[in-house]
RNA sequence: GCCCUGAUAGCUCAGGCAGUUAGAGCAGCAGUCUCGUAAACUGCAGGUCGAGGGUGCGAAUCCCUCUCGGGGCU
Numbered sequence: 001g002c003c004c005u006g007a008u009a010g011c012u013c014a015g016g017c018a019g020u021u022a023g024a025g026c027a028g029c030a031g032u033c034u035c036g037u038a039a040a041c042u043g044c045a046g047g048u049c050g051a052g053g054g055u056g057c058g059a060a061u062c063c064c065u066c067u068c069g070g071g072g073c074u
Base pairs, nucleotide, nucleotide: 001073002072003071004070005069006068007067010026011025012024013023019057028044029043030042031041032040050066051065052064053063054062
């Protein structure tokens, strides 16, 4: 230098052939239960989907550029 792949909640990830409100588990907070704690159950909160631009009625999703992580080739 070239190619492939990944970046989504505090953590691990799904969704990625565009279409109502962006989800799950764990963690966190509150409640129920308990003499109390844990467990269990119920609920709540937490995200401008790595950054910028483009297409389009509509972009996490498609296109371009860049940043960072991983792998490969020379």
Predicted 3D model of a 74-nucleotide RNA (transfer RNA) from a Nanobdellota archaeon. Its Rfam family is "tRNA". Rfam classes the family as a transfer RNA.